[in-house]
Source information: Predicted 3D model of a 103-nucleotide RNA (c-di-GMP-I riboswitch aptamer) from a Rhodocyclaceae bacterium. Its mean pLDDT, the model's own confidence on a scale to 100, is 86. Of the family's consensus pairs, 95% are formed in the model. It matches the Rfam family "c-di-GMP-I riboswitch aptamer". Gene Ontology term of the family: cyclic-di-GMP binding.

């Protein structure tokens, strides 16, 4: 240093579900809890996924506000689609750090 997990030791992590708190959501963090995991440690660089607050584009509805009669503008609600600058590492890939055995 490479490959490897059959058995062992000392242990480590924590799915669903579930309280609180953050959060617009996905999801996150602590306490419970354990399905499962040898990298289920870090880390969002490619793939994929999951939200869509903001933004865009259309649709509608309402104010009667500016031009001054038109298939204009302009505000406020409402629904659709699209959007990551937000997420996910316990989905792949690639990168970085590592305990304990074997070879």
């Nucleotide at each position: 240093a490479u490959c490897u997990g059959a058995a062992a030791a000392g242990g480590g992590c924590a799915a669903a579900c579930u309280c609180a708190c953050c959060g617009a959501a996905a999801g996150g963090u602590g306490g419970g809890g354990g399905c499962g995991c040898a990298a289920a440690a870090c880390a969002a660089c490619c793939g994929g996924u999951c939200u869509a607050a903001g933004g865009a584009a259309c649709c509608u509805u309402c104010c009667g506000c500016g031009g001054c009669u038109c298939u204009c503008g302009g505000g406020a609600g409402g629904g659709u689609u699209c959007u990551a600058u937000g997420g996910c590492a316990g989905c792949g890939g690639a990168g970085u750090u590592g305990c304990c055995g074997g070879a």